Bacterial RNase P class A from Flavisolibacter sp., 374 nucleotides, folded computationally. A source record names the gene rnpB. The prediction has a mean pLDDT of 76. It matches the Rfam family "Bacterial RNase P class A". By type it is a ribozyme. Clan: RNaseP clan. Rfam's curators write: Ribonuclease P (RNase P) is a ubiquitous endoribonuclease, found in archaea, bacteria and eukarya as well as chloroplasts and mitochondria. NCBI's taxonomy places the organism under Bacteria, Bacteroidota, Chitinophagia, Chitinophagales, Flavisolibacter.
RNA sequence: ACUGCAAGCUGCGCUGUCGUUCCGCUUUUUGCGGGAAGGAAAGUCCGGACAGCAAAGGGCAACGCACCACCUAACGGGUGGGUAUUCUGCCAAUGGCAGGAUAACAGAAAGUGCCACAGAAAAUAACUGCCGAUCAUGCUUUUGCAUGAGGUUAAGGUGAAAAUGUGGGGUAAGAGCCCACGGCUGUCGCUCAGUAAUGACGGUAGCGGGUAAACCUUGCGUGCUGAAAUGCCAAAUAUACCAACGCCUGAGGGCUGCCCGUCCCAGUUGGGUGGGUAGGCAGAUAGAGGUAAUCAGUGAUGGUUAUCCCAGAUAAAUGACAGCGGUUUUGCGAAAGCAGAGCACAGAAUCCGGCUUAUAGGCUUGCAGUAUUU
Numbered sequence: 001a002c003u004g005c006a007a008g009c010u011g012c013g014c015u016g017u018c019g020u021u022c023c024g025c026u027u028u029u030u031g032c033g034g035g036a037a038g039g040a041a042a043g044u045c046c047g048g049a050c051a052g053c054a055a056a057g058g059g060c061a062a063c064g065c066a067c068c069a070c071c072u073a074a075c076g077g078g079u080g081g082g083u084a085u086u087c088u089g090c091c092a093a094u095g096g097c098a099g100g101a102u103a104a105c106a107g108a109a110a111g112u113g114c115c116a117c118a119g120a121a122a123a124u125a126a127c128u129g130c131c132g133a134u135c136a137u138g139c140u141u142u143u144g145c146a147u148g149a150g151g152u153u154a155a156g157g158u159g160a161a162a163a164u165g166u167g168g169g170g171u172a173a174g175a176g177c178c179c180a181c182g183g184c185u186g187u188c189g190c191u192c193a194g195u196a197a198u199g200a201c202g203g204u205a206g207c208g209g210g211u212a213a214a215c216c217u218u219g220c221g222u223g224c225u226g227a228a229a230u231g232c233c234a235a236a237u238a239u240a241c242c243a244a245c246g247c248c249u250g251a252g253g254g255c256u257g258c259c260c261g262u263c264c265c266a267g268u269u270g271g272g273u274g275g276g277u278a279g280g281c282a283g284a285u286a287g288a289g290g291u292a293a294u295c296a297g298u299g300a301u302g303g304u305u306a307u308c309c310c311a312g313a314u315a316a317a318u319g320a321c322a323g324c325g326g327u328u329u330u331g332c333g334a335a336a337g338c339a340g341a342g343c344a345c346a347g348a349a350u351c352c353g354g355c356u357u358a359u360a361g362g363c364u365u366g367c368a369g370u371a372u373u374u
Stems, first nucleotide, its partner, number of pairs: 001370010012325007020036006038345001042356002045354005050226004062222005067081005082105001083103009106217002111215002113211003126153001127156002129152003134149006164182006183207007191200003230282004241271005249266002252264004289308008326343007
């Protein structure tokens, strides 16, 4: 210097014309001025604000979380630290140090289940091998030999994993059965360091295969539903009810077993209640707000000061065209340059804090590789 990977930041600009939406001022339908997508507006996965409903208190169930401290309105998020595993490099090298990556990182020593293939056996180890001290049977005068019951994990083999390593003692053969030195685990300590997790040291008990993103156990936490929440106003039409007119007609209703009779109703006009549809207003855009400086802190983050107001639609605006510039790429060209095609991911819908995913090009940093020069 180039290439690749990862992380972070940024993520087309200006002018003109014609429009869209909101606000303000003019003034009444014109004009003027101002604002108008994002880092993810996305997925809707967590956490809150806000709203409605529910709710004495306690328990079970269900769901979620799980090393420690801190940050925060809160979180399953973030910051710092610890531990474990792993990679690289270095050194005085069975170990130590430095740097990076990863981790649902409580419990497998409460219980249950499961562990492919191979293997005798995957957790009450006996296939080969070793022994046969003890017991039984047979042979033998006995010693002893053989067979079986049985003992045994040292050796072999299988496997990702086979019951703490080395050495010695011990034994019939063996075995933490015993001993020495180690390894690992639990636990204890008014020991030391640290707020703590934890580490170091010492004592003590042990040697229990793995798996809890299998059931489960322990500890802690959680009421349910979401802006289509929710509150308010409210046409047209129909209508309870009231008043006036009306009593022609009726197979209508009440009084009644039936007939008569009587009252009401159906009609027209006017007034008009409640619920609530269409529709409208609020929620709803000044906020855990942005920018800059400064202070505290390793940091996440917090404080102070100054300054700014920066989308608010509801079938849903944020656009189209032209020119110039920037940039990528293709073609032509010796070059200068000319011409063409593009400009990532994506688009608000109550609002915030996170997480996750997508992202052309540019910039910065780290790691790896290649080449050249010194």